Description:
Two RNAs folded together computationally: RNase P RNA and transfer RNA, 453 nucleotides in total. Rfam match: Bacterial RNase P class A. The family's RNA type in Rfam is ribozyme. Rfam's curators write: Ribonuclease P (RNase P) is a ubiquitous endoribonuclease, found in archaea, bacteria and eukarya as well as chloroplasts and mitochondria.
RNA sequence: UGGGCUGGCCGGGCGACCGCGUUGGGGGUGACUCCACCGAGGAAGGUCCGGGCUCCACAGGGCAGGGUGGUGGCUAACGGCCACCCGGGGUGACUCGCGGGAAAGUGCCACAGAAAACAGACCGCCACGCUCCCUUCGGGGGGUGCGGUAAGGGUGAAACGGUGGUGUAAGAGACCACCAGCACGGCGGGAGACCGUCGUGGCUCGGCAAACCCCACCUGGAGCAAGAUCAGACAGUGAGCGUUCGAGGGCGGCCCGCCCGAGCUCACGGGUAGAUCGCACGAAGGUGUCGGCAACGGCACCUCUAGAUGGAUGGUCGCCAACUCCGGCGUCGCGAGGCGUCGGGGCGAACAGAACCCGGCCUAUGAGCCAGCCCGUCCG
RNA sequence: GCCUCGCUGGCGCAGCGGUAGCGCACUCGAACCUAAAUCGAGGGGUCGUCAGUUCGAAUCUGACGCGAGGCAC
Numbered sequence: 001u002g003g004g005c006u007g008g009c010c011g012g013g014c015g016a017c018c019g020c021g022u023u024g025g026g027g028g029u030g031a032c033u034c035c036a037c038c039g040a041g042g043a044a045g046g047u048c049c050g051g052g053c054u055c056c057a058c059a060g061g062g063c064a065g066g067g068u069g070g071u072g073g074c075u076a077a078c079g080g081c082c083a084c085c086c087g088g089g090g091u092g093a094c095u096c097g098c099g100g101g102a103a104a105g106u107g108c109c110a111c112a113g114a115a116a117a118c119a120g121a122c123c124g125c126c127a128c129g130c131u132c133c134c135u136u137c138g139g140g141g142g143g144u145g146c147g148g149u150a151a152g153g154g155u156g157a158a159a160c161g162g163u164g165g166u167g168u169a170a171g172a173g174a175c176c177a178c179c180a181g182c183a184c185g186g187c188g189g190g191a192g193a194c195c196g197u198c199g200u201g202g203c204u205c206g207g208c209a210a211a212c213c214c215c216a217c218c219u220g221g222a223g224c225a226a227g228a229u230c231a232g233a234c235a236g237u238g239a240g241c242g243u244u245c246g247a248g249g250g251c252g253g254c255c256c257g258c259c260c261g262a263g264c265u266c267a268c269g270g271g272u273a274g275a276u277c278g279c280a281c282g283a284a285g286g287u288g289u290c291g292g293c294a295a296c297g298g299c300a301c302c303u304c305u306a307g308a309u310g311g312a313u314g315g316u317c318g319c320c321a322a323c324u325c326c327g328g329c330g331u332c333g334c335g336a337g338g339c340g341u342c343g344g345g346g347c348g349a350a351c352a353g354a355a356c357c358c359g360g361c362c363u364a365u366g367a368g369c370c371a372g373c374c375c376g377u378c379c380g
Numbered sequence: 381g382c383c384u385c386g387c388u389g390g391c392g393c394a395g396c397g398g399u400a401g402c403g404c405a406c407u408c409g410a411a412c413c414u415a416a417a418u419c420g421a422g423g424g425g426u427c428g429u430c431a432g433u434u435c436g437a438a439u440c441u442g443a444c445g446c447g448a449g450g451c452a453c
Stems, first nucleotide, its partner, number of pairs: 001376009010366001012320007020039002023036005041351001045362002048360005053223004060256004065219005070084005085099001086097004100214002105212002107208003122153002124149003128145007161179006180204002182201008227277004236268006248260003271453002284303008323346010381451007390404004398435001406422005428444005
């Protein structure tokens, strides 16, 4: 100096004018008005997970269903995070992985191909039988039939270990050596996933579980329009079922069990869509310190920080920070080049906006800035 | 705010691991004096987008986008 990897930071500041909302105080009969304080985010977003909270019975049992899926840890919990293991990618920093089981069972594997999973004979190779032709009489060649053969060809995403040898009519883990994998057993290391090593067995066993399924673990449902209180309005009619021989409901897919139980369902018709609470002190934030590789946790001190309900937090102007381009000057260095300063110009921003509250994930996003590391180029 | 569902030719839909179809519409032709109806032929698809699983994805999984529907007393 160019390119890259990882982690983090910021999401502008000051002033003037205009404007909005909650709360508190003052004024006004009232509509309203004056003053003061405070007033969005890193994602407030998507609603993809988890939890708090509320109600459903005190939340019961079983089946079904749903979810998760290397190991250990963190956490209120998680499908999140941290560390490690294994596998893939990259020269590397590093990164990606829904990462249990296919040697329990079932299913699928189109087209092509002989054969697609208790294998299989299209071509080829080989033995034998029959037959035809040639012959130097040793044999050779063609056709056909019946067998053997997975070494070779060809098909495919995928073809039942690889290389070499023995063997054979030709061949083949049929046998042997080495290599690769698998299973079982032993030893060593580790908390564990797992790693290393030794031995035995020719065991060589295709892929798919984001197909059914099996295994392990987790899981009751609904959601602040939950739920509670108050106020206010209206109009009921008809049909069916039912009151211990119990409808219906809690109970959301089913069964059992328990509880409530006099109303329930359908059709037509009518009314209101207001107020208050829930609701702002919380797994809260900041600083320091200690433990831990880390995620995170302990302790001490400090801070109080939006609560709207047609939904407030904005706009205009000026100056500036920061960044960047051009030019000048100074300075450091042998050099590539660095740093500082002055003048002028550009830019001075995006995504977006709380609605019960938290922890994550994912997605959107800009002028930029910082740190560590990796690969190259140039100079000495 | 919360919950549920759906995206396949121009429109309405089927297809749910193995070459994407149907109806209407559209284009051309036949027939008719002409038009419609009828008959025959034809064209037209990033299966909402991007990733992943698989040999192979409209179909299975995830994220995103767009569009519908429901809720109180």